RNAcentral holds the sequence, with entries from ENA. The RNA shown here (small-subunit ribosomal RNA) has 1387 nucleotides and comes from an uncultured prokaryote.

RNA sequence: UGCAGUCGAGCGGUAACAGAGAGUAGCUUGCUACUUUGCUGACGAGCGGCGGACGGGUGAGUAAUGCUUGGGAAUAUGCCUUUAGGUGGGGGACAACAGUUGGAAACGACUGCUAAUACCGCAUAACGUCUACGGACCAAAGGGGGGGAAAGCUCUUGCUAUUAGAUUAGCCUGCGUCGGAUUAGUUUUUUGGGAGGGUAAUGGCCCACCAAGACUACGAUCCGUAGCUGGUCUGAGAGGAUGCUCAGCCACACUGGGACUGAGACACGGCCCAGACUCCUACGGGAGGCAGCAGUGGGGAAUAUUGGACAAUGGGGGCAACCCUGAUCCAGCAAUACCUCGUGUGUGAAGAAGGCCUUAGGGUUGUAAAGCACUUUCAAUUGGGACGAAAAGUUUAAGUUUAAUAAACUUAGACCUUGACGGUACCUUUAGAAGAAGCACCGGCAAACUCCAUGCCAGCAGCCGCGGUAAUACGGAGGGUGCGAGCGUUAAUCGGAAUUACUGGGCGUAAAGCGCGCGUAGGUGGUUUAUUUAGUCAGAUGUGAAAGCCCUGGGCUUAACCUAGGAACUGCAUUUGAAACUGGUAGACUAGAGUAUGGUAGAGGGAAGUGGAAUUCCACAUGUAGCGGUGAAAUGCGUAGAGAUGUGGAGGAACACCAGUGGCGAAGGCGACUUCCUGGACCAAUACUGACACUGAGGUGCGAAAGCGUGGGGAGCAAACAGGAUUAGAUACCCUGGUAGUCCACGCCGUAAACGAUGUCAACUAGCCGUUGGGGGGGUUACCCUUUAGUGUCGCAAGCCAACGCGUUAAGUGUUCCGCCUGGGGAGUACGCACGCAAGUGUGAAACUCAAAGGAAUUGACGGGGACCCGCACAAGCGGUGGAGCAUGUGGUUUAAUUCGAUGCAACGCGAAGAACCUUACCUGCCCUUGACAUACACGGAACUUUCCAGAGAUGGAUUGGUGCCUUCGGGAACCGUGAUACAGGUGCUGCAUGGCUGUCGUCAUCUCGUGUCGUGAGAUGUUGGGUUAAGUCCCGCAACGAGCGCAACCCCUAUCCUUAGUUGCCAGCGAUUCGGUCGGGAACUCUAAGGAGACCGCCGGUGAUAAACCGGAGGAAGGUGGGGACGACGUCAAGUCAUCAUGGCCCUUACGUGUAGGGCUACACACGUGCUACAAUGGCGCAUACAGAGUGCUGCAAGCUCGCGAGAGUUAGCGAAUCUCUUAAAGUGCGUCGUAGUCCGGAUUGGAGUCUGCAACUCGACUCCAUGAAGUCGGAAUCGCUAGUAAUCGCGGAUCAGAAUGCCGCGGUGAAUACGUUCCCGGGCCUUGUACACACCGCCCGUCACACCAUGGGAGUGGGUUGCUCCAGAAGUGGAUAGUCUAACC
Repeated sequence: UGCAGUCGAGCGGUAACAGAGAGUAGCUUGCUACUUUGCUGACGAGCGGCGGACGGGUGAGUAAUGCUUGGGAAUAUGCCUUUAGGUGGGGGACAACAGUUGGAAACGACUGCUAAUACCGCAUAACGUCUACGGACCAAAGGGGGGGAAAGCUCUUGCUAUUAGAUUAGCCUGCGUCGGAUUAGUUUUUUGGGAGGGUAAUGGCCCACCAAGACUACGAUCCGUAGCUGGUCUGAGAGGAUGCUCAGCCACACUGGGACUGAGACACGGCCCAGACUCCUACGGGAGGCAGCAGUGGGGAAUAUUGGACAAUGGGGGCAACCCUGAUCCAGCAAUACCUCGUGUGUGAAGAAGGCCUUAGGGUUGUAAAGCACUUUCAAUUGGGACGAAAAGUUUAAGUUUAAUAAACUUAGACCUUGACGGUACCUUUAGAAGAAGCACCGGCAAACUCCAUGCCAGCAGCCGCGGUAAUACGGAGGGUGCGAGCGUUAAUCGGAAUUACUGGGCGUAAAGCGCGCGUAGGUGGUUUAUUUAGUCAGAUGUGAAAGCCCUGGGCUUAACCUAGGAACUGCAUUUGAAACUGGUAGACUAGAGUAUGGUAGAGGGAAGUGGAAUUCCACAUGUAGCGGUGAAAUGCGUAGAGAUGUGGAGGAACACCAGUGGCGAAGGCGACUUCCUGGACCAAUACUGACACUGAGGUGCGAAAGCGUGGGGAGCAAACAGGAUUAGAUACCCUGGUAGUCCACGCCGUAAACGAUGUCAACUAGCCGUUGGGGGGGUUACCCUUUAGUGUCGCAAGCCAACGCGUUAAGUGUUCCGCCUGGGGAGUACGCACGCAAGUGUGAAACUCAAAGGAAUUGACGGGGACCCGCACAAGCGGUGGAGCAUGUGGUUUAAUUCGAUGCAACGCGAAGAACCUUACCUGCCCUUGACAUACACGGAACUUUCCAGAGAUGGAUUGGUGCCUUCGGGAACCGUGAUACAGGUGCUGCAUGGCUGUCGUCAUCUCGUGUCGUGAGAUGUUGGGUUAAGUCCCGCAACGAGCGCAACCCCUAUCCUUAGUUGCCAGCGAUUCGGUCGGGAACUCUAAGGAGACCGCCGGUGAUAAACCGGAGGAAGGUGGGGACGACGUCAAGUCAUCAUGGCCCUUACGUGUAGGGCUACACACGUGCUACAAUGGCGCAUACAGAGUGCUGCAAGCUCGCGAGAGUUAGCGAAUCUCUUAAAGUGCGUCGUAGUCCGGAUUGGAGUCUGCAACUCGACUCCAUGAAGUCGGAAUCGCUAGUAAUCGCGGAUCAGAAUGCCGCGGUGAAUACGUUCCCGGGCCUUGUACACACCGCCCGUCACACCAUGGGAGUGGGUUGCUCCAGAAGUGGAUAGUCUAACC
């Protein structure tokens, strides 16, 4: 902005349209124009009737004036059906209209005329209404058609009164119908009565009076939320959630109030008033209500066209035709949902190309594509083309009606038409595989895996979690999986969730038993008889709307969808039966419960009195210097006489022994003795009552300690407090004091780990062993058997439990009633309320936050837990380090570089068994680029070599000599140079990607397995226990029996002996001798190096379980693994090493590769580790002199001789070594000197001169000589090694190596001390215990503070909302009263 009534057959009429009649004019004489007539079809506005209370929309309100289901009585009901009647005769108005007039408009005002199915009397009046039963009262309207001259008749439709019905509506009522008790009392018209009013009708609905009631723990009132139902979603069901569409009911119509009209409204498209908002306005005043259909704006994550038609179905009006109908039927938009269909089908291996991966072979995409052969649904195109339509109307015939041919109605026939959807569904022609596939996911749950890129970044994530350089988890790709015109995400509901448990859970320790009694309501309740029929069970009837769900059919090609019938609607009501059980009623019983009688035990309770021991204080006496206290002290007390001892006294509190998993009590709790009062329990035997019982929400009482109030009391003890100690501190633990309090009386508080962490009552289900009280029996008077009420222990009886455990005193089995729980934290907190003098107690949340918190048990690890044991672990000893100087390594610093690695033990004289160049990896400079090195190809050349020049050299240029080896004569092998490409190369990164190797716990004695057994399981047992050992070594026992890796042994060296063999080794005896095993000789000895013997707790004694074994002894060279070595279990430390080597991945490729010269690794305020030398007399120095072992040597060791002070040089005998050499061993011994000093100690440092190695000793070698002569006088805290041929001390050799050890690896000489012992430190083993640890105590974890953020509580207050009470003002309206005014019909 548009759209959402009709009737002229009710009326007066005629504004518009059409026709007809009449008149006038023009003429073309039948046409046009004009005027007029409501005459006709029709009809604007108006009067009047019916309908606007239906249909359509929405869910704001409403927890009950609602809804659902079932009943009920005191009602109304237009149109419809039905009953039997009436419809007579009058009257006065008001619109329209005309005129005048106000206003911008909306809309009026006045005057005059007029009709009716509009309005009003009168008449009539019952089977109607009222009634005092006499009676009284009440209505109406005509219209249309047909005949008829008319009167009148007839048909039809209205009107009016009445009867009955149907429909609809109103009212009452039982059951049901959300959450909150941190809402417990509410109500005054409130509850009831009987009068009256009012209503269609009952009723406090309203009013006067009277009474004081009514509702409520079975939840009133209040607060919050919400339309209810059929149904829908889910679920096995029971339930839970929900109330879109469709259908029933209710409520609402801008917000609030109100009535009018009417059959029906307090009325969505009616009226009045108030308010908010919007619009118009001439500013005076007016208009409006989309939660109707479309549509617009706004809000929002989000929801459609300002469409067509009344053709069908239905509704309103009308006699009808017909009109109206955004109800409805259709179309449009949206994959929003459900259903159906398509995007092709078959064949096709060269397994094409491309992509991706790859172990480089191949695999995969994949018959997939291409190719070949077919098909044409759907879409496109051509042509045809519905069902949905039956009526209505006209007409003909028959019938009904009528007096009757009309008219009307019924039936039959004919004719004429009616489709929005829509040229839609459907059928058909033509062409061609032609036009038609996406989305999510691929770590597990959960179907589906690889590559690249990224590197705790970017990101993912439903939960667990993924990402820190090899990500199936992020992003991309290839491949795969799932679904498919859809697929994912988000939000929501139910399920899984037995996780609110009615079906169907729990409460000892996981959350959960009230601290304990008594007892009200309630719940539950022994045996038996009769009755009743409330519960219960069965049948019948009514109802439980339709739709939906389910079943069986039917219709669209199928399906979705539509449609018919059935079943179901588990409910409610009425009724007829049954009588077992529960309940009710009436009776009976004694087994539950209780009473009476007689006994028994007891720290049961209350009151009064009495007692002894001890502490403290006071007095006196004796007496003298300490007492007291502690780990050690001090404060404190004491010469003013303490403490100690004795006597006497005062006062308060508590009651030793007895005393006991003994007793009593409901629990808290109760302990000297006596008396009084008093509760309960138990036992025995009888008698009595006759279910009187159990539990117990609220309620009420008791209730440790501490605390509070008033008044006493106060010895000891003792919060607070004071002082002294301890300590880093010590507001603590310890000590000295000490006040409340502890005690009494009265009154509060009301809580505890008030615990058996186990509510109460009764019943049932194996036992063994104690103990308390009572009874019975036996008896030899020791005691035994039995019964009952308690109180305990054990327990694989059974059973239960997650396990631990419980187990007749249940946590077993079945039952009654009550209380309590529902993840952790927030929090037993906040707010509110109640109680309290206070302290506080009771009740008791939420926001927010986490993904856990928790229980029981297991294996480890750990403990300033326990038991046992071992180790140079401590102790007992000896010698060192830490102090000095130097050597060496490390850190740090420096540097161009000071290459890299190793970092507690288990890095630091380590890799490095040896950095001047080289090594070398580092730095600076100069070069090379298929490369210094490997393989493959081509060409050339033997290889190689001489000399010169430039350069720091690498390298570059020139140059000389040289033609080799094998051959089947083709050629081949090695080497060199040039060129190209594959490739080489990397001591670059990652030891946290790895192999291998190694360290360490630790040479500690452990670590495991099979079978069996135990346990739900993790796991346990074995492997623990008693002994023993160096040992999980062995023995015994044992639900274990065996086995493996480890231990030990087997191997090597060494200690004794034997055999064999004697050179280079040996020499007893014999001979020779140059006096040297030198020679002859010997084979005995030493020795060498092969093989054997020997030692096994074998023998004896003792101890021990007669075992294993241990102790002692004999013999023996050796005695209890003889002494050493090699040998290192399962594993731990992400231990170490990518720089020995190997190797995945990454990185560099004229360089992070290669070569070369020089430099650096050797620096030096400093710190640390490991060593050497010392500080001296057990020594230094000088002279003389004795005794080893094991090794080494040809680019080598080198005797001897000569030279040199010496390092060494020269020369060359010997030796590839049991032959020769290195090679004089030193400490030691003898003699001398020094005399306690910075020295005749000590040797650093420095100067000078040299030697050797080597291309080369400057940076930067070792050694020698002369000179110099530092620190240092035995080392703080701390710390290391060693148990016997060891420590200590002394020298010798070797590897590496041109040279360069104080280091390393070996060798021998001399050669001790000590071990009571296991309390402690460290490490380890085994058993046990605790654990909130498991990255395992280097663990875990608490609180404040600082900063940021989130949420909540309190908060002076402040703003808003809802509600209660009181008061003020008060519109419209309804009712009433009164007054004024006006007025046709009636009086």